[in-house]
Context: one part of a larger RNA
RNA sequence: CUGGGCAUAAAGGGCACGUAGGUGGUCCGCAAGGUCAAGGGUGAAAUCCCCCGGCUCAACCGGGGAAUUGCCUUUGAAACCGUCGGACUUGAGUGGAAGAGGGGAGAGUGGAACUCGCAGUGGAGCGGUGAAAUGCGUAGAUAUUGCGAGGAACGCCGGUGGCGAAAGCGACUCUCUGGUUUCCAACUGACACUGAGGUGCGAAAGCCAGGGGAGCAAACGGGAUUAGAUACCCCGGUAGUCCUGGCCGUAAACGAUGAGCACUAGGUAGAGGAGGUACCCAAUCCUUCUCUGCCGGAGGAAAUCUAUUAAGUGCUCCGCCUGGGGAGUACGGCCGCAAGGUUGAAACUC
Numbered sequence: 001c002u003g004g005g006c007a008u009a010a011a012g013g014g015c016a017c018g019u020a021g022g023u024g025g026u027c028c029g030c031a032a033g034g035u036c037a038a039g040g041g042u043g044a045a046a047u048c049c050c051c052c053g054g055c056u057c058a059a060c061c062g063g064g065g066a067a068u069u070g071c072c073u074u075u076g077a078a079a080c081c082g083u084c085g086g087a088c089u090u091g092a093g094u095g096g097a098a099g100a101g102g103g104g105a106g107a108g109u110g111g112a113a114c115u116c117g118c119a120g121u122g123g124a125g126c127g128g129u130g131a132a133a134u135g136c137g138u139a140g141a142u143a144u145u146g147c148g149a150g151g152a153a154c155g156c157c158g159g160u161g162g163c164g165a166a167a168g169c170g171a172c173u174c175u176c177u178g179g180u181u182u183c184c185a186a187c188u189g190a191c192a193c194u195g196a197g198g199u200g201c202g203a204a205a206g207c208c209a210g211g212g213g214a215g216c217a218a219a220c221g222g223g224a225u226u227a228g229a230u231a232c233c234c235c236g237g238u239a240g241u242c243c244u245g246g247c248c249g250u251a252a253a254c255g256a257u258g259a260g261c262a263c264u265a266g267g268u269a270g271a272g273g274a275g276g277u278a279c280c281c282a283a284u285c286c287u288u289c290u291c292u293g294c295c296g297g298a299g300g301a302a303a304u305c306u307a308u309u310a311a312g313u314g315c316u317c318c319g320c321c322u323g324g325g326g327a328g329u330a331c332g333g334c335c336g337c338a339a340g341g342u343u344g345a346a347a348c349u350c
Base pairs, nucleotide, nucleotide: 003322004321005320006319007304008303012318014201015200016199017198021194022193023192025088026087027086028085029084033081034080035077036076037075038074039073040072041071042070049065050064051063052062053061054060091191092188093187094186095184096183097182098181099180103177104176105175106174107173108172109171110154114150115149116148117147118146119145120144121143125136126135162169163168206247207246208245209244210243211242215241216240220236221235222234223233258317259316260315261314262313263312266295267294268293269292270291271290272289273288274287275286276285299306300305323350324349325348332343333342334341335340
């Protein structure tokens, strides 16, 4: 010496399930693969290192030793790792009893608003802006009343509140369905963690086919503004936005923070349980489990900050980084209908 790192400097895979692999709780026993000890064999010579010697010295040469960190074998040791056998219950799972929830899918229903149609009232404006104009309106608009049709979204409740692996999820009812929490401690008995490949899910936009189309609105047309105005503002408006089926597979897919387990001061607020506390109930107070925030100590950190929801202290496994530009480009492969995605350089240059 046997790298250092990944919130913001380059760097956590968008998320999950899971194959190989890696890693793995407590106790007893067998055996001896790893491990350790001792002995033997081998590890050519030369070289390197040490000592002695020969050329007047040195280079060079000769002799002896050491070294050759390795491999094989014999005999042992049995703590640890591994194998085999047996046992255990705290990890994990099952069961029983309860709980909360915009978790997912399907079907049905509802009201407000909006637009359109028809009819009534009414009679000159409406709309829009900084100001206007385009636009709509005596073929009766705007306003207002009644009836009808349609599509999309679900105000208040609503909350640094809930659920979900993430993407994401919000009117109401029913059906089907996933996860999760608490209590009991009946059952199994390490069945676990991670996870290269792989598989599935994956906002918006976009694509294909068929529907649907109220409002909104890329593109586009017009009116303004302006030196110009391929914009911001206004009047229109098509894809799209919605549904069904199939693709795409990307985002500042963010906590810019991978997953799991354990340990390490507290305070305070919120959500869901369980237990205790005066005879009962409620309230209060106390204890405890899970989750969501804020503040803060030690520690960490370049600082900002973080701080039991760690970025602290450790262990296991995966992904990723290695100066800026060139470049997430080119070429090739794979995927895609395409758009493109994924994998991913170099020359050159600073």
This is a predicted structure of a 350-nucleotide part of an RNA (small-subunit ribosomal RNA, central domain) from a metagenome. RNAcentral holds the full RNA, with entries from SILVA. Model confidence (mean pLDDT): 89 of 100. Rfam family: Bacterial small subunit ribosomal RNA. Gene Ontology terms of the family: ribosome and structural constituent of ribosome.